[in-house]
RNA sequence: CCGGGGUCGGUGUAAUUCCGAACCGGCGGUGACAGUCCGCGACCCGCGGUUCCACUUCGGUGGAGCCCGGUUGAGCCGGUGGAAUUCCGGUGCCGACGGUGAAAGUCCGGAUGAGAG
Numbered sequence: 001c002c003g004g005g006g007u008c009g010g011u012g013u014a015a016u017u018c019c020g021a022a023c024c025g026g027c028g029g030u031g032a033c034a035g036u037c038c039g040c041g042a043c044c045c046g047c048g049g050u051u052c053c054a055c056u057u058c059g060g061u062g063g064a065g066c067c068c069g070g071u072u073g074a075g076c077c078g079g080u081g082g083a084a085u086u087c088c089g090g091u092g093c094c095g096a097c098g099g100u101g102a103a104a105g106u107c108c109g110g111a112u113g114a115g116a117g
């Protein structure tokens, strides 16, 4: 230094959350360019370790930080080529947690954070 994206219409008391049509794609790797292959990170979890704080009937209980460990979504067909699940054509699919007048990848929040690199 270092993450993008909700606009129009519909229903409704209420929705940028539902429905129709839209829009977006972190980092490293790879026989040639990847959201969807192999990995990493964030989020989340641990009846693992450790330090500290609060409470305590002194047995413990709760919380915070760090370390370690775990979990973690989704693609096919055709074409070109020496080589592509990465390019071209077609058609799919996926997207943490908390919040909300109604269910969120896109709004608000932790985050002016953390972190791969």
Base pairs, nucleotide, nucleotide: 001117007021008020009019010018022106023105024095025094026040027039028038029037035093036092044070045069046068048067049066050065051064052063053062054061055060075091076090077089078088079087097109098108099107
Record summary
Predicted 3D model of a 117-nucleotide RNA (FMN riboswitch aptamer (RFN element)) from uncultured Aeromicrobium sp. Lineage of the source: Bacteria > Bacillati > Actinomycetes > Propionibacteriales > Aeromicrobium. The coordinates come from a structure-prediction model, not an experiment, and the mean pLDDT is 81.